Annotation: Small-subunit ribosomal RNA, central domain from a metagenome, 345 nucleotides, folded computationally. The RNAcentral record of the full RNA draws on SILVA. It matches the Rfam family "Bacterial small subunit ribosomal RNA". Its family is annotated with ribosome and structural constituent of ribosome in the Gene Ontology. Its mean pLDDT, the model's own confidence on a scale to 100, is 88.
Context: one part of a larger RNA
RNA sequence: CUAGGCGUAAAGCGUACGUAGGCGUUUUUGUAAGUCGGUUGUAAAAUAUCCCUGCUCAACGGGGAGGUGUCAAUCGAAACUACAAAAAUUGAGAGUAGGAGAGGAGAACGGAACUCCUGGAGUAGCGGUGAAAUGCGUAGAUUUCAGGAAGAAGGCCCAAAGCGAAGGCAGUUCUCUGGCCUAAUUCUGACGCUCAGGUACGAAAGCCAGGGGAUCGAACCGGAUUAGAUACCCGGGUAGUCCUGGCCGUAAACGAUGGACACUAGGUGUCGGGAAUUAACCUCGGUACCGCAGCUAACGCAUUAAGUGUCCCGCCUGGGGAGUACGGUCGCAAGACUGAAACUC
Numbered sequence: 001c002u003a004g005g006c007g008u009a010a011a012g013c014g015u016a017c018g019u020a021g022g023c024g025u026u027u028u029u030g031u032a033a034g035u036c037g038g039u040u041g042u043a044a045a046a047u048a049u050c051c052c053u054g055c056u057c058a059a060c061g062g063g064g065a066g067g068u069g070u071c072a073a074u075c076g077a078a079a080c081u082a083c084a085a086a087a088a089u090u091g092a093g094a095g096u097a098g099g100a101g102a103g104g105a106g107a108a109c110g111g112a113a114c115u116c117c118u119g120g121a122g123u124a125g126c127g128g129u130g131a132a133a134u135g136c137g138u139a140g141a142u143u144u145c146a147g148g149a150a151g152a153a154g155g156c157c158c159a160a161a162g163c164g165a166a167g168g169c170a171g172u173u174c175u176c177u178g179g180c181c182u183a184a185u186u187c188u189g190a191c192g193c194u195c196a197g198g199u200a201c202g203a204a205a206g207c208c209a210g211g212g213g214a215u216c217g218a219a220c221c222g223g224a225u226u227a228g229a230u231a232c233c234c235g236g237g238u239a240g241u242c243c244u245g246g247c248c249g250u251a252a253a254c255g256a257u258g259g260a261c262a263c264u265a266g267g268u269g270u271c272g273g274g275a276a277u278u279a280a281c282c283u284c285g286g287u288a289c290c291g292c293a294g295c296u297a298a299c300g301c302a303u304u305a306a307g308u309g310u311c312c313c314g315c316c317u318g319g320g321g322a323g324u325a326c327g328g329u330c331g332c333a334a335g336a337c338u339g340a341a342a343c344u345c
Base pairs, nucleotide, nucleotide: 003317004316005315006314007299008298012313014201015200016199017198021194022193023192025088026087027086028085029084030083031082033081034080035077036076037075038074039073040072041071049065050064051063052062053061054060091191092188093187094186096183097182098181099180103177104176105175106174107173108172109171115149116148117147118146119145120144121143125136126135162169163168206247207246208245209244210243211242216240220236221235222234223233258312259311260310261309262308263307266290267289268288269287270286271285272284273283274282294301295300318345319344320343327338328337329336330335
C1' cells in the first nucleotide's frame, strides 16, 4: 500500500464553528466532459500465453497467432454522474402564536454555619484518639447569651429531573443575552451534510500582576504508630483554594461509543409541549430501564444501536524502548503539540 478494523483487545481529535476538498432532494428540456458501443490507427523488439518446430530431452533457440489493457482520431447512445436553463417542496432556513429550563454575562440583596473580636454569665478542664500525646486553658479556655467583623459556600426543595457543543451549570431579585421544543401551516426555494489546514471555547492544578484571605489545606513543623514511618491517625500551617486582568491547553476531557440522514417489534417510568376530552387513548421532542429481530469473541448493544445502509472526517497496524530522543512550532516557566531509531522479546 491493500485489506480489515476503532464500547472493553491497538484505534473516535476534549468540544464546536468553519475554508479548501469530498458528497448531496424531486421534475422537465438540452449539451455530451465522465460513462457505454462501433470503426480505424497506435500499442518497438525481447519477455509472458497458445500452436508448430531445431539442438537425443529439457533449459535454450526459431517461426506463427491471439490479443487484453492504455492512448488517439472518428461515428453514435443519453439511463446514470456532470454541466446549462426552467420549475417544485419533502431537506434547510425565515416568519406567526405559545412553552420549559442550575444555558451565559453583569449588578444588587438575604439567611444558616465555621472562624475571629468585644462584653455578660460561669469554673477547671477542653480537645483529640484504637489508645495517647503534641496543642488550647486560672493572663479564665471549653460551654452559654448578646453585639460586631470578614470571607467562602449555597442546606431542605433535589429527582434514573432540567439546561448547555463540550468543559460545565444550583440561595433570591433585576438587567442584557445564546440555544431548544410545540402548533398551524404563511414565506424563501437545495440556500444542505461533513470538514484537511484554520479559528474559538475548554475541569482541576500550575504561572504572571494586583486585590482578598473565613474555611480547608500540598510543602513544612510538631505529636503518635512502627524495626524504620520522609506515610496512613492527631495538633498546627505556607502556597493555593476566592475576585479582576493575562497566560497555560491538559484529564479515566468517559457513553472509554466522531458527525449527518434514512430504515428496522414492543413494554414500563419520567421531563417539556400538542390534540382530545377533562377519563383514557393518540402524537412531537428529550431522558432512563427492560426487551424482539439483528449484531457481538464474549460481556453486552438493541428506534438515544454496538442492527441495516449512504456520505464525510479522525485514528489503529505485536510488546518493550517511548509518548522518550532529535528537530520544529507554541509557552514567562512548568511544559504542550508534532514524534522516531538502534537494541530487545